RNA sequence: GGAGUUGGCCGGGCAGUCGCUGCGUAUUUAUACGGAGAGGAAAGUCCGGGCUCCACAGAGCAGGAUGCCGGCUAACGGCCGGACGCCGAGAGGCGAGGAAUAGGGCCACAGAGACGAGCCGGUUAAGACCGGGGUGAAACGCGGUAACCUCCAUCCGGAGCAACACCAAAUAGGCAGGCGAUGAAGCUGCUCGCUGAGUCUGCGGGUAGGUGGCUUGAGUCCGUCAGCAAUGACGGGCCUAGAGGAAUGACUGUCCACGACAGAACCCGGCUUACAGGCCAGCUCCCCCA
Repeated sequence: GGAGUUGGCCGGGCAGUCGCUGCGUAUUUAUACGGAGAGGAAAGUCCGGGCUCCACAGAGCAGGAUGCCGGCUAACGGCCGGACGCCGAGAGGCGAGGAAUAGGGCCACAGAGACGAGCCGGUUAAGACCGGGGUGAAACGCGGUAACCUCCAUCCGGAGCAACACCAAAUAGGCAGGCGAUGAAGCUGCUCGCUGAGUCUGCGGGUAGGUGGCUUGAGUCCGUCAGCAAUGACGGGCCUAGAGGAAUGACUGUCCACGACAGAACCCGGCUUACAGGCCAGCUCCCCCA
C1' cells in the first nucleotide's frame, strides 16, 4: 500500500421567519411565553412476553414447538461460552444436531435383481445350503434417509388495544321459531370435571357520538465491582411523539457526508429483510521498502 473478516457509530446539522400537534405556566377561554415532537430498521407480522378479558379455572386427549453441554434473560425458536461436523489459505462463517434392532415409507442411473429379491453352477422330491461372476456407492450385507411418518425427552389455555372500562343519546325490552334443571351458554377442537339459567336462528327497527386505556419503561446514559462473555449488582445523571381519516411542512442563509432504505398508532426483548455515502477499532493474508 492492497484485499478480506468481525464489532460499533452516523445516516444530515446549526440559525431565522411563518405554519401544525401535544405538554407546562399565566390567563382575557382565546392568546402569550417556555420546552418537546418518527427509525436503525418505525418494514415483515416471524417468535417471546408485559397488559386486558374469558375466569373462580382443573385434568386428559388431539394439536403445535424445541432437540450436543453449560450459562444469561421476564421469556424465547433469542444471545454468550465450549465441544463436534462442514466451508475457507487464514482471520472467520454455517450447522437442519436425541433414536435407523419399536414399526412403516422412500432410495435416481447402471444392473437379471436395491429391502429382501435374484443370474449361472453344484446338491435336493422340493426347500434349505455351498460356490462363482457382471453392474453399482452399496448385492445371502442387519446399507442410507427421521427439514418423511414415527418413537423419546422438554415446553405450550385462548383471544386480542378493532382487548377492555365508563358516559350520553336513540329505538320496537318488537315478531316468529328451536333448544334448555333428563342441565342453556361458558373464547382453537373433543372428553371428563366445575358452575348453574338462559341461549341460538330468521325477519324487522335504532345507534355508529364522547372519554379513558395512551406513555416513567423488564427505560436510557456514565462510573465502579464480578464474570472469558452474554449479563448482573451498586452509585449517580436524564425524561425523549402520543395523532385520532391521523401532527414535524414551506422558505432563507450556512456547514456538509450533496442525502440511500424509508413514517410511530398499546408497549417491550429478539430474529429476518432493505440501505447511497461516510467514520472508528480489532484481527487475517499478500506485495514493497527499511
Bacterial RNase P class A from Thiobacillus sp. UBA6918, 290 nucleotides, folded computationally. It was read from a public genome assembly, where an Rfam model found it. Of the family's consensus pairs, 92% are formed in the model. The organism belongs to Thiobacillus, within Bacteria. It matches the Rfam family "Bacterial RNase P class A". Rfam classes the family as a ribozyme. Its family is annotated with dimeric ribonuclease P complex, ribonuclease P activity and tRNA processing in the Gene Ontology.